The RNA shown here (small-subunit ribosomal RNA) has 1505 nucleotides and comes from a metagenome.
RNA sequence: AGAGUUUGAUCCUGGCUCAGAACGAACGCUGGCGGCGUGCCUAACACAUGCAAGUUGAGCGAAGUUAUUAUGAACCAGCGAUGGGGAGUAGUAAUUGAGCGGCGAACGGGUGAGUAACACGUAGGUAACCUGCCCAUAUGACUGGGAUAGCCGCCCGAAAGGGUGAUUAAUACCGGAUAAGACACCGAGAGUGAAAUCAUUGGUGUAAAAGGUAGUCGGAAGACAUCUGCGUAUGGAUGGGCCUGCGACCUAUCAGCUAGUUGGUAAGGUAAAAGCUUACCAAGGCGGAGACGGGUAGCCGGACUGAGAGGUUGGUCGGCCACACUGGAACUGAGACACGGUCCAGACUCCUACGGGAUGCAGCAGUGGGGAAUUUUGCGCAAUGGGCGAAAGCCUGACGCAGCGACGCCGCGUGGGGGAAGAAGGUUUUCGGAUUGUAAACCCCUUUCAUGGGGGAAAAAGCUCGUGAGAGUGAUGGUACCCCAAGAAGAAGCCACGGCUAACUCUGUGCCAGCAGCCGCGGUAAUACAGAGGUGGCAAGCGUUGUUCGGAAUUACUGGGCUUAAAGGGCGUGUAGGCGUCUUUGUAAGUCAUGUGUGGAAGCCCUGGGCUCACCCCAGGAAAGACAUGUGAAACUGCAGAGAUAGAGUAUAGCUAAGGAGGGCGGAAUUCCUGGUGUAGCGGUGAAAUGCGUAGAUAUCAGGAGGAAGGCCAGUGACGAAGGUGGCCCUCUGGGCUAUAACUGACGCUGAGGCGCGAAAGCGUGGGGAGCAAACAGGAUUAGAUACCCUGGUAGUCCACGCUGUAAACGGUGGGCAUUAGGUGCAGGUGUCGGUGGGCAUGUGUGCCGUAGGGAAACCGUUAAAUGCCCCGCCUGGGGAGUACGGCCGCAAGGUUAAAACUCAAAGGAAUUGACGGGGGCCCGCACAAGCGGUGGAGCAUGUGGUUUAAUUCGACGCAACGCGAAGAACCUUACCUGGGCUUGACAUGUAAGUGGUAGAGAACCGAAAGGGGAUCGACCUGAGUUUAUCUUGGGAGCUUGCACAGGUGCUGCAUGGCUGUCGUCAGCUCGUGCCGUGAGGUGUUGGGUUAAGUCCCGCAACGAGCGCAACCCUCAUCCUCUGUUGGCCGCAAUGGUCUCUCUGAGGAAACUGCCGGCGAAGAGCUGGAGGAAGGUGGGGACGACGUCAAGUCAUCAUGGCCUUUAUGUCCAGGGCUACACACGUGCUACAAUGGUGGGUUCAAAGGGUAGCGAAGCCGUGAGGUGAAGCCAAUCCCAGAAAGCCUAUCUCAGUUGGGAUCGGAGUCUGCAACUCGACUCCGUGAACGAGGAAUCGCUAGUAACUGCAGAUCAGCAUGCUGCGGUGAAUACGUUCCCGGGCCUUGUACACACCGCCCGUCACACCACGAAAGUCUGUUGUACCCGAAGUAGGUGAGCCAACUGAGCAAUCAGAGGCAGCUUCCUAAGGUAUGGCAGGUAAUUGGGGUGAAGUCGUAACAAGGUA
Repeated sequence: AGAGUUUGAUCCUGGCUCAGAACGAACGCUGGCGGCGUGCCUAACACAUGCAAGUUGAGCGAAGUUAUUAUGAACCAGCGAUGGGGAGUAGUAAUUGAGCGGCGAACGGGUGAGUAACACGUAGGUAACCUGCCCAUAUGACUGGGAUAGCCGCCCGAAAGGGUGAUUAAUACCGGAUAAGACACCGAGAGUGAAAUCAUUGGUGUAAAAGGUAGUCGGAAGACAUCUGCGUAUGGAUGGGCCUGCGACCUAUCAGCUAGUUGGUAAGGUAAAAGCUUACCAAGGCGGAGACGGGUAGCCGGACUGAGAGGUUGGUCGGCCACACUGGAACUGAGACACGGUCCAGACUCCUACGGGAUGCAGCAGUGGGGAAUUUUGCGCAAUGGGCGAAAGCCUGACGCAGCGACGCCGCGUGGGGGAAGAAGGUUUUCGGAUUGUAAACCCCUUUCAUGGGGGAAAAAGCUCGUGAGAGUGAUGGUACCCCAAGAAGAAGCCACGGCUAACUCUGUGCCAGCAGCCGCGGUAAUACAGAGGUGGCAAGCGUUGUUCGGAAUUACUGGGCUUAAAGGGCGUGUAGGCGUCUUUGUAAGUCAUGUGUGGAAGCCCUGGGCUCACCCCAGGAAAGACAUGUGAAACUGCAGAGAUAGAGUAUAGCUAAGGAGGGCGGAAUUCCUGGUGUAGCGGUGAAAUGCGUAGAUAUCAGGAGGAAGGCCAGUGACGAAGGUGGCCCUCUGGGCUAUAACUGACGCUGAGGCGCGAAAGCGUGGGGAGCAAACAGGAUUAGAUACCCUGGUAGUCCACGCUGUAAACGGUGGGCAUUAGGUGCAGGUGUCGGUGGGCAUGUGUGCCGUAGGGAAACCGUUAAAUGCCCCGCCUGGGGAGUACGGCCGCAAGGUUAAAACUCAAAGGAAUUGACGGGGGCCCGCACAAGCGGUGGAGCAUGUGGUUUAAUUCGACGCAACGCGAAGAACCUUACCUGGGCUUGACAUGUAAGUGGUAGAGAACCGAAAGGGGAUCGACCUGAGUUUAUCUUGGGAGCUUGCACAGGUGCUGCAUGGCUGUCGUCAGCUCGUGCCGUGAGGUGUUGGGUUAAGUCCCGCAACGAGCGCAACCCUCAUCCUCUGUUGGCCGCAAUGGUCUCUCUGAGGAAACUGCCGGCGAAGAGCUGGAGGAAGGUGGGGACGACGUCAAGUCAUCAUGGCCUUUAUGUCCAGGGCUACACACGUGCUACAAUGGUGGGUUCAAAGGGUAGCGAAGCCGUGAGGUGAAGCCAAUCCCAGAAAGCCUAUCUCAGUUGGGAUCGGAGUCUGCAACUCGACUCCGUGAACGAGGAAUCGCUAGUAACUGCAGAUCAGCAUGCUGCGGUGAAUACGUUCCCGGGCCUUGUACACACCGCCCGUCACACCACGAAAGUCUGUUGUACCCGAAGUAGGUGAGCCAACUGAGCAAUCAGAGGCAGCUUCCUAAGGUAUGGCAGGUAAUUGGGGUGAAGUCGUAACAAGGUA
C1' cells in the first nucleotide's frame, strides 16, 4: 500500500467481497512446563447450607466459672490448748454469655434494573449551607433528682414473641447554678462591597458526665499527678448538600407543550437558596439553534481501531451516580429515607397446634434454572487497609494467597553436531528416473523443562515482650531459588494448497456425493469434491463463528458529487437565517500573543531500575488538542458613530415585442338549412365493406345559420419568471433596452418554512357545440384483433365561475457577482464618419464554430459543464417502491411527505469492435427477369426414413445427409444374427525351460465346416570331433509349455493428428514503424474514379510490407522448326518409294490495350476500329487467404484416455445387410408421328488388353458356343459408334406408343445363382394420354438430344468418371426473391435475431400490508376506596423527674402519650381515551423458483417510432 467481481473487450460510476488489528468470547481438532493477568456479557430469575459487623469490664449493675488471699459455720479428733474440715462471707486476678450505656453499623463489598437528568465530565459559585471521629487555640467541668433493662415471681402463646408485679446501676435520663464567647429577638451608628443576613456595639433569653483509670501517698475516707473521656467557643482539615456556564444518543411518520404552569407578595418549611409547599395577585414560561412525546442507554478517566481527523466501546482497575424481592413511608443519627435496620401494601417461598408467624446472596463460596458460555460450599488474618478498645486484642469472604479453565499475554522445551549405499518403505513416472531426504538408521555430544534426592528464602517490622543485649510473630510454603543423579530419555499439532493468497500431483467420484468469503468448481482425463503423497503457513496451539474499527474518499471537517451514471425544487415572490462595496473614529465579543490556575491516581509515550529475559512491577519525566482567569495587540470579522458612490434604485427623453386582462369588428374554409341545375352513383381502402343516395345523394349555383380556429407574412425571429403567447381595432396594465449622469446613499445577493402562478387531462355549476374525437357501435384485417385501417359517434375540446397542482413542467444544466483567445450570423437600439449604397464604434438579446481549460467519454467552451466567491435544493448499489402505514391537502380522481421485511451481485453511463435490422447508399452472382429442358403425377432402379426381424452391422441429417462412405453385399467381403469350435491365441516381439524322427507333409475315423485325430513319410543352416558315416556332439531356425503380452470395425470426432466439406475463387485478412485516443481501439484498408479483383490511378498522418487476387503450371485453338514407324500419301500390290498434307510429340513464335479515333483529369481506365487463328482474364483445368460451423471422419490410417481378455478376441457353417402397409431424395424408361418398327447407308474421340483382349471361319433365332490367327499393342483385338441420312410401313389408338409384371425355355460367370446375379428367346402386355402446390439446371460449342470407353469386377451399372457427335433460344434490366462485398446508421444483441425480452394465468415457498374481532403491555383523564407514615387538630383516657398548693394522702399546672380525626398518599377498583405489540377467518399486491400455459408489449423504422 491494495486486490477480486458488471463487458466480446474498454474507460467511468457503483455496490458486494477479501487480505490487517482487536476481544470478559464460544465451538471443532489437538495439548509438555512456568510466570503475570483474567473468568455469568443470558434470568435486577429463584435460592438449601456456612460465613461476610462488630467491639468496649479502663462507662454500669447483677450472675456464673477458675485460681488465689483473708475470714470461716456445721462436723470430726483431742481433757484441753489446738488440729482437721471446709459450707459460707469479703477481696484480688483471669474468664463466660446475656443486658443497660458508648462508638461503629451511612465505610468496606455487590450490581447496572432504572435514569436523556445538573445523573455524569469540565470550569466556577455558595455574601444561601452542614461536617461525628481528627488537629490547633481558649475556657469550663459546680450542685441535685427520679427512673429503667437485666435478674426474680406470675400470666398468655405451638412458635415468634408478649403482658404484668417487685427490685437495681451508670459516661443512660432530668432539674438548678455559672456564661467569656456562640445562637435567637429588639435597638444604634459608621465601614467594606455591585449587593449585607458580614464585621463593631447595648439589652433580654438558652447548655455541662464533680466520669473512668495503671501509679504515688494515706489505716481509711480520700488526696496528688498522669493518661483518657466530656461541655462551650473560634479556626483548620476531611467529607458532603445546593446553584450555574459549557459538553456528549436516535427519531419531525412526535409541532406545538405548560395551571404550581412562569413571575410577584405573604406565610410555612429546610443545615441551606428556591413554587420546595400553601394562600392571594398578574398571565406568563418553553419551542424549528427542535419544546412536548416516543425509542435506546448508567456517565467518565480510559479501551480497541485508524497516518490522522474520526468511528466503536465503557468488562477487569480508578472516580461519580443509582439500586438492594416489587411499591410506598418515615424513625434513629454528624451523616440514611439505610443491601445483611423499622413500619405498611403486593407477589413468591417456608413453618404452623390453622389462631398466627418467618424470609429477601445485584456480599464470599455454592445450588437449581436460563444459556453457545464463565471457577472452590478452599487457607489465613502473616502483610495492606478498616471497626471497636488505653492496650493486649477481638472482628474483617475487604484483602493476602492457593485451587479450576490454553480464556488472554509473555517466556521455555519437545534436542545439538556429523552422517549418501542418496537404504528400506510410501508417492509418482516419459520406466530412464524423480521425490520424501541429512530426513532416518548409524557415530559423537548436551541435559533446559519434567522425574527422584538434598538444602532452602526475602516478603517482618515502625508491632509485642524484655531495663538492655536481644527474642518472638509467615496463610502462601518445604513454594521460589540452589545442588546432585539418570537418560535423548517423558513432550506436535492444526489449517491451507483454482484466483485474490504462500503452497501440486495421483487415485476415486461423474451437475451425483459434495465445496464455497467473493468470483465460482462438479455433467468420465476435477491442481476447486473425497482420500493419499508432497508442499506452504502458524505453532501449544491452529482453524471456524460472532462483534468492532480499518481498507471505505462507500456520509467526503480533513476528503465526494448532481447535462447523459443516483442527484437542480415546475416557476416566481419574499420571512427567518447565511453572506455582503469604499474611507475614517471608537470598542474589544470573535481573533492573536503572553502569564496564572485546573486538567486526580492508574493508563499511553520517554528515561532509568527490579523479577535470569519478556509479559509484569517500581521511580522520575513528558504529554494531556480543553476550561477558567489576568494583561496586552487592533490587521481582519462583529458592534457603535461619521462620511463616500463604482453595487442597487429613482428621475428625464426615446425605442421594442404573438407579454397580460377586458371589449368590439372582419374574411377564408368545414358542416348544416332553404331554393335552383342535374342523374346514378358517391364515399372509402393495400384491396374492400359498413355508410350515404331514385323520398334525387356526390357534383354545381345562390341565399341563410352557427361554432371553432387564425392561411400567406413566419424566420434556430420577438415577448414572458416558468407554464405559455400569433387575424384587426380600442381601453387598462407589467417588463426589457438605450441615452443623460440630475437625485437617494449599501437601500444588496440568496432564500428553510410561508404566499402566489402553474400545459394537458380530470372534477363541480351554468351556457355553448361547426369541426375533431376517448368510451361505444358497425365494417375490415387476422390463428385471434377487446388494436393499427375504414364508416359513424358521446363525454370532452369552446365560454364564465370554482377546484385539481401534476408532466420527458427538458437546455434532462438552481440563482447571483467577477475573471478568462477569437471568428461568423440574426433581432432591436444609440453614437459617429460619409458620397442617397454603406463603414466604424458601443450596449442588450439570440444562434453556430472554436483556443486555453474542463470532462469517464460524448461533449461544454464569455449564453461554460473553465476559474473563484456567496446562498438554496438534492444524491449515497439494483429490485421491493415513489409503494405500505401514519399525517396534511382534495368533492372525487388523486397529490405530498415517505419506510421496512425480503431478495440479487450486480443494476448503470459513455465509447469500441463485431453481428443483426420487415434502416439507408453503392455493387456483384443463372439471384431475379427473358428463355430452353427437367423434377413433383406413372412404372421401374437406387439411397434414406419408418416399420418389421434372431439380425435386417455401422456411419452421414438444411444448403454442405439421402445413385453419400460403397470404383460394384450370392460365399468371401462382413463389422450383424443363430449355432459349432480355440484360448499366448488368426498376427508381432522378448524371455525361461523343454524338445531331435525335430520342422514340415499327412491316410483311416468323427464332423456341416472349422476343428479333433494321428498311421505313415520326412527335412534345412552352422561350429567342433574322428571311427569319414543315413556318424557323434553343440548352436540356430522350428515346435511344445510357462511368463510378459497379442487382439478388439468396442466407447469417446465434445480429448486429438491427418484428411475433407462449406461460406467461396467471395475479395478479402493482417503486420512493422509512425501518428491519434486515458483505454478498448483507430489510422493505413476510409474518400473521388476504375476493375472480374484491396485491379490500378488520384487524394490523404501515414509510409511500407505479408497472406490472398492476377501472373508463373497443364490443356485446347494458329503458325514455324525438328521427328517419320506401327502413322500419312502414291500405288493393284510389294519385302518398295516418299514425308507436301493429316497426324504424332519435342522445341519455338504469337496477344501486350501494343496501334488509331472518341470519352476521361495530360491518370487509371472505358468505348469503337484496324490488323490478327485468337482482343481486352481468348476457352477449360489445377491452384482455395485470415477464419467460421466443438461441421464430417476413432469404421481408411495414426493416436490419449476408458472398457474387454476361455471374450467385446479368433476360426467356421448357415442366415442377414436384398424384409415391406408406407413417406422422401436422386435417376432410368415413357406417355409417342420432330415418333415407332423393318431395311439400307455415312462420320468419331478417348480409352482398355497376358490369370488379358481375343479376329477370321463354323454352329445357334439369340445370349452364346467352338475356334484359334494376331497382339505386352499409333501395328492385333475390344469395335458394328449412335443420333443423322435414304427408303418402306404404321395414322392418333392405351395403338406396331409404353414396356412393368408374370409363365415357359435357355446362355454365361462362379465350389455354389433357393433366399439373392446378369443376359437371351417365346409368350404375357400393367400403370402411363405431358403431371397440383411447389421446385431444379443452364448464358455457347453451353443447354438439349445422342451414343462410346474406363475404373471397380469371376459375374453383376439406369450409378460414377471420362470421350466425342448433332447443336439452340434468351438476357429489356436490377423494382422484387436468395446469397455475397464495401460505406454509413440504430441497437437493451455478443451462445451475437434460431438473439434479447414483457405481462396475465397455473403450481410451490417466503416476508409484508388490510381485516370483523380477540389478547397483552404502557400511558392519560374523571371518580371511588385508602394501609403505614410525617405534619396539623383534638386528646374527657394515661403519665416518675420540673413548678405551685397541701402535714400527708393528693390536687392543679407545665410538658407529654395512647386513641380519634384532617390534608397528602402506595397498592386496589370503576368508567373512558391514546399509543405500542401479538394473533385471526378472509383478502391484496410483492419477491424467488425446473424446460408449464397464453400471447409479442420493448430493444432495428422491433414491423402502428